[in-house]
RNA sequence: UGAGAAUUUGAUCUUGGUUCAGAUUGAAUGCUGACGGCGUGGAUGAGGCAUGCAAGUCGAACGGAUGUAUAGAUUUCGGUCUAUAUAUUAGUGGCGGAAGGGUUAGUAAUACAUGGAUGACGUAGCUUUUACCUGGGGAUAACGGCUGGAAACGGCCGCUAAUACCGAAUGAGGUUUUAUAAAUACGUUUAUAAAAUCAAAGUUGGGGAUCUUCGGACCUAGCGGUAAAAGAUCGGUUCAUGGGAUAUCAGCUUGUUGGUGAGGUAAAAGCUCACCAAGGCUAAGACGUCUAGGCGGAUUGAGAGAUUGACCGCCAACACUGGGACUGAGACACUGCCCAGACUCCUACGGGAGGCUGCAGUCGAGGAUCUUUCGCAAUGGGCGAAAGCCUGACGAAGCGACGCCGUGUGAACGAAGAAGGCCUUCGGGUUGUAAAGUUCUUUCGCCUGGGAACAAGGGAUAUAUAUAAAUAGUAUAUAAACUUGAGGGUACCAGGUAAAGAAGCACCGGCUAACUCCGUGCCAGCAGCUGCGGUAAUACGGAGGGUGCAAGCAUUAAUCGGAUUUAUUGGGCGUAAAGGGCGCGUAGGUGGUAUAUCAAGUCAUAUGUGAAAUUCCAAGGCUCAACCUUGGAGCUGCAUGUGAAACUGAUAUUCUAGAGGUAAGGCGGAGAAAACGGAAUUUCCCGUGUAGCGGUGAAAUGCGUGGAUAUGGGAAGGAACACCGGUGGCGAAGGCGGUUUUCUAGCCUUUACCUGACACUGAGGCGCGAAAGCGAGGGGAGCAAACAGGAUUAGAUACCCUGGUAGUCCUCGCCGUAAACGUUGCAUACUUGAUGUGAUUGGGCUCAACCCCAAUUGUGUCGGAGCUAACGCGAUAAGUAUGCCGCCUGGGGAGUACGCUCGCAAGGGUGAAACUCAAAAGAAUUGACGGGGGCCCGCACAAGCAGUGGAGCAUGUGGUUUAAUUCGAUGCAACGCGAAGAACCUUACCCAGACUUGACAUGCAGAGUACGAUAUGAGAGAUCAUAUUUCCUUUAGGGGGCUCUGUGCAGGUGCUGCAUGGCUGUCGUCAGCUCGUGCCGUGAGGUGUUGGGUUAAGUCCCGCAACGAGCGCAACCCUUAUCGUUAGUUGCCAACAGGUAAUGCUGGGAACUCUAACGAGACUGCCUAGGUUAACUAGGAGGAAGGUGAGGAUGACGUCAAGUCAGCAUGGCCCUUAUGUCUGGGGCUACACACGUGCUACAAUGGUAGGUACAGAGGGUCGCCAAACCGUGAGGUGGAGCAAAUCCCAAAAAACCUAUCUCAGUUCGGAUUGUAGUCUGCAAUUUGACUACAUGAAGCUGGAAUUGCUAGUAAUGGCGCGUCAGCAAUAGCGCCGUGAAUACGUUCUCGGGCCUUGUACACACCGCCCGUCACAUCAUGGAAGUUGGUUUUACCCGAAGUCGCUGACUUAACCGCAAGGGAAGAAGCGCCGAAGGUGAGGCUGAUGACUGGGAUGAAGUCGUAACAAGGUAGCCCUAUCGGAAGGUGGGGCUGGAUCACCUCCU
Repeated sequence: UGAGAAUUUGAUCUUGGUUCAGAUUGAAUGCUGACGGCGUGGAUGAGGCAUGCAAGUCGAACGGAUGUAUAGAUUUCGGUCUAUAUAUUAGUGGCGGAAGGGUUAGUAAUACAUGGAUGACGUAGCUUUUACCUGGGGAUAACGGCUGGAAACGGCCGCUAAUACCGAAUGAGGUUUUAUAAAUACGUUUAUAAAAUCAAAGUUGGGGAUCUUCGGACCUAGCGGUAAAAGAUCGGUUCAUGGGAUAUCAGCUUGUUGGUGAGGUAAAAGCUCACCAAGGCUAAGACGUCUAGGCGGAUUGAGAGAUUGACCGCCAACACUGGGACUGAGACACUGCCCAGACUCCUACGGGAGGCUGCAGUCGAGGAUCUUUCGCAAUGGGCGAAAGCCUGACGAAGCGACGCCGUGUGAACGAAGAAGGCCUUCGGGUUGUAAAGUUCUUUCGCCUGGGAACAAGGGAUAUAUAUAAAUAGUAUAUAAACUUGAGGGUACCAGGUAAAGAAGCACCGGCUAACUCCGUGCCAGCAGCUGCGGUAAUACGGAGGGUGCAAGCAUUAAUCGGAUUUAUUGGGCGUAAAGGGCGCGUAGGUGGUAUAUCAAGUCAUAUGUGAAAUUCCAAGGCUCAACCUUGGAGCUGCAUGUGAAACUGAUAUUCUAGAGGUAAGGCGGAGAAAACGGAAUUUCCCGUGUAGCGGUGAAAUGCGUGGAUAUGGGAAGGAACACCGGUGGCGAAGGCGGUUUUCUAGCCUUUACCUGACACUGAGGCGCGAAAGCGAGGGGAGCAAACAGGAUUAGAUACCCUGGUAGUCCUCGCCGUAAACGUUGCAUACUUGAUGUGAUUGGGCUCAACCCCAAUUGUGUCGGAGCUAACGCGAUAAGUAUGCCGCCUGGGGAGUACGCUCGCAAGGGUGAAACUCAAAAGAAUUGACGGGGGCCCGCACAAGCAGUGGAGCAUGUGGUUUAAUUCGAUGCAACGCGAAGAACCUUACCCAGACUUGACAUGCAGAGUACGAUAUGAGAGAUCAUAUUUCCUUUAGGGGGCUCUGUGCAGGUGCUGCAUGGCUGUCGUCAGCUCGUGCCGUGAGGUGUUGGGUUAAGUCCCGCAACGAGCGCAACCCUUAUCGUUAGUUGCCAACAGGUAAUGCUGGGAACUCUAACGAGACUGCCUAGGUUAACUAGGAGGAAGGUGAGGAUGACGUCAAGUCAGCAUGGCCCUUAUGUCUGGGGCUACACACGUGCUACAAUGGUAGGUACAGAGGGUCGCCAAACCGUGAGGUGGAGCAAAUCCCAAAAAACCUAUCUCAGUUCGGAUUGUAGUCUGCAAUUUGACUACAUGAAGCUGGAAUUGCUAGUAAUGGCGCGUCAGCAAUAGCGCCGUGAAUACGUUCUCGGGCCUUGUACACACCGCCCGUCACAUCAUGGAAGUUGGUUUUACCCGAAGUCGCUGACUUAACCGCAAGGGAAGAAGCGCCGAAGGUGAGGCUGAUGACUGGGAUGAAGUCGUAACAAGGUAGCCCUAUCGGAAGGUGGGGCUGGAUCACCUCCU
């Protein structure tokens, strides 16, 4: 010191990716910006550079020159010369320019880091020590003269110095050789001796004696020089270990590897050369390619790690590009040289010059990175004796919010909770103590004044000590006048000033802190993921408010984290991605038992190192902090020494439990080869025999009178081996099945005889490896890709049928793949059980057989613990462990492309990327669905009756038409529906005419007193004009009403039923839908509610990890069927009485009917039988009624964004002299046509005429209307009665009894039309109903198809009512009369319920989904080529330069008298050699007509391959065919549903 979240689904768990929250940066961009401190700032073009500066210094090394001062000499008085002092300095010379500064191009090792080695080396300056510095020589720059050139820069002649150069002397010492001795890491080193050889330079200060040519010598001190030894420092070389990618780079190498010799170097070495040998490296990754400076460290992280190498530090490399050497202690040299090349500049065209990857700065490219500043005051460096000079190192300042840190932008009080803004439920809320206002403070800023530290040194002079001959000089120490600051009048302090000058940015759906309004309307836009936006957006844009951070905030880019998502810590591989098809075996990894030794691993301890900075801890300094200083820890590492010996390892010796062998006995479809056998198919031959056979869902193609099929006999030929046969056997897997023989291998059992760890695994490698396929040669009966024909179909390149070729078979050779599967690698050990089966052994039953028990080894099933995401596995593990191998890391692209490799080919092995998506996937759950299964129900089918569909008409709809034909309803569940009634009205539509606070409501303000009515006129009317008439109340102020004007507003059948309420339809009167507690499951969920019975019913019973409960069912309610009680008017009349032509007409009665209130009754209560002693069922009795008696009302959770904004209500939007309101007329009634629902019919079970009978339920005062009269009739007149058990509508009709019609378009049918009327109404033309007379259409029982109904039902007959002035009513709602047939049954159709099964569906099968084609966009492969980069190789040319050879030419020093010699050089030649050229390759990039597939894209085309038994089960490998999905053949798999059988278990 370790935090998670969002996103796959209807929901769940898992797997798995994607994304977010954190930290960080040399950053950039957008908006904004007060101050200070400390840091930091060209990451890209190692691209090009104007200008200035960045390395000089020393006169105490040297000769000159120049200036100044003084002195002297000379003078023509201009000067000139000499000496001294001082200053400056081009040149010679010395030291330094190899450091410092910059950059990261190259470099994967010639680099870096860590630790060693150097007995294989060097080291200027510095320190220490020792010794020495003797004596000579010849030149040369500067300078002078002449001269070339435009310039750069030279040439010739002449002079001169040195610490420049060259000899000579000396040699403590060094070096080389030899000899001896000692030591030793055996390489060498040390000591001694001998021989040879090797040095130097002076300068400055001072000085007593001595000498002097008067310059000095000499002495002394400092500095310098030479030789040597040592130290320190810095390097060179070398060894080990470590740190990138790629095997789609597997072989690389000829100076290559080693040796001998030589050369070379400071130094080992093929470093180089000659010769010899043929080696060296490599799977622990050589060689190649790509990328890259390395490290200390930095960022992140709990850590392990991952990423990174800015600033600071160490190392390396580079310096325009390439090559080369020179000088030097050190370079192959950033501001040196030579050559080649590119580029830039100057030029008189002949030639020259240059190198910012130093500091500033500029251009370019880029998203992007500063001032052409000040100073050497400090630190450091170079030179110098020093003063000092130089120093773009450095110290400072400037610019940039680039980062970190600090500070401020005010504080307290202040409610009228101001105004304004925003929201609002209109009450208020919020901004908000916020502001204003009052009081206070003044950091920072501004103004004024004061004012540090950074300074150490330097140093006239004086004193002391040391040195020395010395009181001199020099050095040291002390004292000390004077003196040194770029920053900068800066930090800091004090005073003054006034709240005065100082806040933004992002966000607000979830993750994720923070919500409302307006605008917009899948548009504009947002977006990190999920996703927002299609008229009420907390997700877009604006506003108000809020949240977060704050001089910043946000975005983008990048790294780590989260990510246990590469898993060492710390993952996996049955089904999610993942076990190699199987074996043998090499390297490697791992390995039984005992003892001893060693000490590689291991452990302990010590030493060295691990630079500093950084990090951590502590302390201190800047007011704090950042920052800085000091100290400590740490740096997990490496090396070395010492020790321990348990474990691993090594060596040696044992053991027998692993493994192997011997012996005996068994087992098997194990393999190879050969031989033999019978059944069957087919073909052929010979008979018998006759018309069909064959095939299918049904057919056809095909075969057959030239004799098929069928049947008998015979022959031929090939292939496969029925029964036995079995989750039985064998094999490593693939696989193996007639019988016999031979050969080969394996396994098991017993014995415990032999060997003695010989073992396990196994990268590469080798071998085996179904089917299909390929090559060569055979063979060919059946089957059968392709193909042909017939069917099916919209099509049918298929499924079905008839044929049929490769192939299937054999031999040899290839191929090397499968769902090669137990989707489960091999080996070993351990861990409760049950039960089958094969083989073997032992035992028991006195033996044997059967049987039983035990064990071993195979092979199955079920199950415990445990494991698992679950499913499941469970001694044959998917449990617990070990060893080794293989493999995985989101889906798609893709097992594809390219490359390589294997193959005759087909193809196999290996195996990416761009791009694209936010998922893809596994298991399980709940539903839904299935051309899955089981059970059950329903007028669902069946059995029946009557219809519809055909005709005419009515009515509704569609369509069409129209100025308008208003609108809505549209499968079931719209269509005689909204509409229980459109001539006007209704009315919403159209035309025309009018009105504008409005036809209607209400507030306010103002004015008025009327409004209205009546009459007349105009007009189509609304309306207008004129005339007449004229308010109420009062407390006398006024109030009310009405009208007009103005203003808020009214009004809208305008839109949205997908914003809504309410209501309704439908599944469905189907039996379901849920909850609490408990239990099971990680969870979604399950259980209950499933099961066995039963029911109309989740109705009830039994059982059960469930026990209970709720909404539904049932019952309670209404009507009806029986009876009783009570009550009798308007109802009733049995008995009694009266009366009439007749009648409950009257008195009366209360029995009956009836009325209407209360009760009774029916509950499987009783019996029998069945059933589980149950629920219940069947039958029976009784009963008016019997198993819910019949009918009604009653409609669970929910489904259909079902219907309705036009019944009503209502959010939002829209119109406001009109989308509102009024009026007249028209339309909703149209009419080629199509459909739905009905009525009337087609007739004799009927029509017509006459007669006779029986209801119920309703309605009635703007009403029903009697009698009577009139009219053929509709109706009229009339007026009694009745606000109704009283009167009226009111006649019931079918029925029944007679008569007639006699099968016909009729005495059926009544449409249509004409004429005449009646009624309602303001009005009957568009457009009413009815009546009378006349007319008399279609239609003779209705195709495919389809509807209703199970009993007082269907069918049939009439009656009433609502709406309504009247009526298009044949509709709707009710009422009663007459009154059937049939149901075997659940196979099928439709709908529904329960259980189960499969699923890739969940918007739920009207689902999902595959492929071609067409269009658009994107990335990518191939491609004739084209064009770059890089690299290899061969040859040509060959600069500079080192080296070698030659060196006839040249040369001051040395030798020599000279000639000459030595030595050096020019020049020439040779090797190597950069750039360049030519040719041939390798690798790689860009581009390329055309072309291949891939991905993506709201509504394109063709089909429907997959998911359910997906309608032919699917899938894998392979071959072939086809527009496409795909089809077919062969072999394989279950990751196939259903049914049956077998086996096993419970």

A computed fold for a 1546-nucleotide RNA from a marine sediment metagenome, annotated as small-subunit ribosomal RNA. The RNAcentral record of the sequence draws on SILVA. It matches the Rfam family "Bacterial small subunit ribosomal RNA". Rfam links the family to the GO terms structural constituent of ribosome and ribosome.